[in-house]
Context: one part of a larger RNA
RNA sequence: GAAUGAACGUUGGCGGCAUGGAUUAGGCAUGCAAGUCGAGCGCGAAACGUAGCAAUACGUGGAGAGCGGCGAAAGGGAGAGGAAUAUAUAGAUACCUACCUUCGGGUCUGGGAUAGCGGCGGGAAACUGCCGGUAAUACCAGAUAACGUCUCCGGACCAAAGGUGUGAUUCCACCUGGAGAUGGGUCUAUAUCCUAUCAGCUAGUUGGUAAGGUAACGGCUUACCAAGGCUAAGACGGGUACGGGGUGUGAGAGCAUGCCCCCGCUCACUGGGACUGAGACACUGCCCAGACACCUACGGGUGGCUGCAGUCGAGAAUCUUCGGCAAUGGGCGAAAGCCUGACCGAGCGAUGCCGCGUGUGGGAUGAAGGCCUUCGGGUUGUAAACCACUGUCGUAGGGGAUUAAUGGUAGGUGGGUUCUCCCAUCUAUUUGAACGAUCCUAGGAGGAAGGACGGGCUAAGUUCGUGCCAGCAGCCGCGGUAAGACGAACCGUCCAAACGUUAUUC
Numbered sequence: 001g002a003a004u005g006a007a008c009g010u011u012g013g014c015g016g017c018a019u020g021g022a023u024u025a026g027g028c029a030u031g032c033a034a035g036u037c038g039a040g041c042g043c044g045a046a047a048c049g050u051a052g053c054a055a056u057a058c059g060u061g062g063a064g065a066g067c068g069g070c071g072a073a074a075g076g077g078a079g080a081g082g083a084a085u086a087u088a089u090a091g092a093u094a095c096c097u098a099c100c101u102u103c104g105g106g107u108c109u110g111g112g113a114u115a116g117c118g119g120c121g122g123g124a125a126a127c128u129g130c131c132g133g134u135a136a137u138a139c140c141a142g143a144u145a146a147c148g149u150c151u152c153c154g155g156a157c158c159a160a161a162g163g164u165g166u167g168a169u170u171c172c173a174c175c176u177g178g179a180g181a182u183g184g185g186u187c188u189a190u191a192u193c194c195u196a197u198c199a200g201c202u203a204g205u206u207g208g209u210a211a212g213g214u215a216a217c218g219g220c221u222u223a224c225c226a227a228g229g230c231u232a233a234g235a236c237g238g239g240u241a242c243g244g245g246g247u248g249u250g251a252g253a254g255c256a257u258g259c260c261c262c263c264g265c266u267c268a269c270u271g272g273g274a275c276u277g278a279g280a281c282a283c284u285g286c287c288c289a290g291a292c293a294c295c296u297a298c299g300g301g302u303g304g305c306u307g308c309a310g311u312c313g314a315g316a317a318u319c320u321u322c323g324g325c326a327a328u329g330g331g332c333g334a335a336a337g338c339c340u341g342a343c344c345g346a347g348c349g350a351u352g353c354c355g356c357g358u359g360u361g362g363g364a365u366g367a368a369g370g371c372c373u374u375c376g377g378g379u380u381g382u383a384a385a386c387c388a389c390u391g392u393c394g395u396a397g398g399g400g401a402u403u404a405a406u407g408g409u410a411g412g413u414g415g416g417u418u419c420u421c422c423c424a425u426c427u428a429u430u431u432g433a434a435c436g437a438u439c440c441u442a443g444g445a446g447g448a449a450g451g452a453c454g455g456g457c458u459a460a461g462u463u464c465g466u467g468c469c470a471g472c473a474g475c476c477g478c479g480g481u482a483a484g485a486c487g488a489a490c491c492g493u494c495c496a497a498a499c500g501u502u503a504u505u506c
Base pairs, nucleotide, nucleotide: 001506002505003504004503006502007501008500009499010498013356014355015354016353017352018351019349020348026312027311028310030309031308032307035070036069037068040067041066043064047060048059049058050057051056077267078266079265086192087191088190089189090188091187092186093185095184096183100180101179102178103177104176105175106174108142109141110140111139117132118131119130120129121128122127148157149156150155162172163171193239194238195237200230201229202228205227206226207225208224209223210222211221212220242264243263244262245261246257247256248255249254269290270289271288272287273286292303293302294301295300320346322345323344324343328342329340330339331338332337359389360388361387362386369380370379371378372377393447395442396441397440398439403434407430408429409428410427411426412425413424414423415422416421450495451494452493453492454491455476456475457474461490462489463488464487465486471478472477
């Protein structure tokens, strides 16, 4: 000098864009953060209508829970652990891949349950038992069976579901196989911090055979056999640390670093485990153990903010219990749509960067006041007053661009078509949380400047006070009676909505 996720002191007008729990991976009240589908299924409240004096019956209706499907493994957070099961780069294949695309083939016949529901119970609650009965794109059996799987090559084995619609060869779904795409698993090579005051380490250890297991190779596991394997090019041990793209600095080489954003990994109160599933050994799933906290009728239960806000604690220190799904993206759905603390926005903080303003021109008897003085004057200083203007920003009022289209609805045209269906295109209309620009009006210099420094380094000095005291200080060093170095005043210098200090990196 440059830099920072900074903090502290003094000061503080506005805007844009960024950024903000680095410490206790400490504990958490409250609300929200993952649902959706009635065009899979059976029930079905309110309300309404018709008939009836009424009870009630029938119809419309669709709240609601349940079965079922898909999603919940994404998105979001954090960096505890991990020095290699990781990351980066370059390769490899013994593998899997829901939804999606494409190509081929298929979708036949039956059956038994169960939740919801009704009845009777248990329990403080959480919840739960028995009996009866019901549906399906839930479940099961049979048929069919290849370009699929296995194979001793003879053969054997494996599937399906319907829905909407008046109806259909339409649309959406279903089963099976091939290919693709996407995502992942696994393996290899090289690179990746400090320590020898860690020198030897290893028994599933190293290799083989056989078997098991896995989506898949493999000591991955087991039995048997052999005695191997690693190491001074640092094994083993200890410490520290998420890795990279990048970032800071530097002429570069390098050194330092990994916040925001992107990619990968890991974690989800602590430890362990599997289930479901295409995918998890699963942040807001399950089971067990533990610590902690809460409820309890004392028998027993419940919970997990390293999601968004917020709270306590610790700390030098880090924000709102905000608005909206309008846009982008995601889940579900045929669609309308619903959900979305992802996201888009607003709020707070000079935390950073950038921009703008705090007026402009004239104005000398160089006013008054202050300070200095050799008492003549000098300086503050065109500075002020005063005169003439301007109107940025702010204030008050108006205005409304853009973010909005490939979406929805209605209509037209063209094409496909048996069609009221589908596709393309045009027109009209409709959808904004928030930003609110450019602009217009009003008024009036009014509302808007400080901080550090002035001995040398280093730009900028005089007076007074103090008297090795009080104090200053980055280094050299100032202060013991004339201090340009302490304190104050005036003046000056530098930067400026900031200026200094501290910490850290180059």